[in-house]
RNA sequence: AUGAAAGUUCAGGGGAGCUGGAAAGGCCGGCUGAGAUACAAACCCGAGGAUGUUUGUGACCCUAUGACCUGAUCUGGAUAACGCCAGCGUAGGGAUGAGCGAAGUGAUUGUAU
Numbered sequence: 001a002u003g004a005a006a007g008u009u010c011a012g013g014g015g016a017g018c019u020g021g022a023a024a025g026g027c028c029g030g031c032u033g034a035g036a037u038a039c040a041a042a043c044c045c046g047a048g049g050a051u052g053u054u055u056g057u058g059a060c061c062c063u064a065u066g067a068c069c070u071g072a073u074c075u076g077g078a079u080a081a082c083g084c085c086a087g088c089g090u091a092g093g094g095a096u097g098a099g100c101g102a103a104g105u106g107a108u109u110g111u112a113u
Base pairs, nucleotide, nucleotide: 001111007100008099009098010097011063012062013061014060017031018030019029020028021027023051025045026044038057039056040055041054042053043052068093069092070091074087075086076085077084
């Protein structure tokens, strides 16, 4: 001299798989993961053996440096099993936001001379 971040508030988007056991009610564990449904409501299912669905709130992730979805009942490897890992993948879609921080003042930090 120049440039800005962590963090935070609101708004928007997103996912919830695999597996063991118990059991008359819809439960308790294990695996991976940031997260594998904590709470409420409505519905649904269940001794002909159910153990779910949806919505709202919460937790968590993401907002383009992009979470997540599709292809996919995909391919290879590993596993008790699974999107568990890798590939596919510069694929096709996907929220196409705002404020505080913030003074372009000081401090701090980075870069250049």